c-di-AMP riboswitch aptamer (ydaO/yuaA leader) from Kitasatospora sp. GP82, 140 nucleotides, folded computationally.
It matches the Rfam family "c-di-AMP riboswitch aptamer (ydaO/yuaA leader)". Its family is annotated with regulation of gene expression and cyclic-di-AMP binding in the Gene Ontology. Rfam's curators write: This family represents a conserved RNA structure found upstream of the ydaO and yuaA genes in Bacillus subtilis and related genes in other bacteria.
The source organism's lineage runs through Bacteria, Bacillati, Kitasatosporales, Streptomycetaceae and Kitasatospora.

């Protein structure tokens, strides 16, 4: 915007998560995104409360209540700060403001990683703080 609504379309943000074809509820292509895996290089690894590791921007600190204990310190919440992250034409930079700073997963095992191997393409939101510069894109 069509709408009472339900639903549909259409611009847009977070994200790797869009888009093509088909026999459309698909071990399908490309695209995007993750893990694993040589040699060289790096690192030793467990265990004596604490494995180790991975996707994510989500790390770490103090103050306080609690719990747990071998009284070394763990762990929960709450509450303020911060590592880092996001915000409407794109990229960089500068000031500014609003706001995130979570959760899952692997299962005792994984550093880098060339051939190779295996996997994801989900969910979630939107009338609003933007202003300057450089370089482009589009539209006129």
């Nucleotide at each position: 915007c069509c709408u009472c609504a339900a639903g549909g379309c259409c611009c847009g943000c977070c994200c790797a998560a869009g888009g093509c074809g088909g026999g459309c509820u698909c071990g399908g292509g490309a695209g995007c995104c993750g893990g694993g895996g040589a040699a060289c290089c790096a690192c030793g690894u467990u265990c004596c409360u604490u494995g180790g590791g991975g996707u994510g921007a989500a790390u770490c600190g103090a103050g306080u209540g609690g719990g747990c204990c071998c009284c070394g310190g763990c762990c929960c919440g709450c509450c303020c700060g911060u590592a880092g992250g996001a915000g409407a034409c794109c990229u960089u930079c500068c000031u500014g403001c609003u706001c995130c700073g979570a959760a899952c997963c692997c299962g005792u095992c994984a550093g880098c990683u060339a051939a190779c191997c295996c996997g994801g393409u989900c969910g979630g939101c939107g009338c609003g703080a933007a202003g300057g510069a450089a370089g482009g894109a589009a539209a006129g």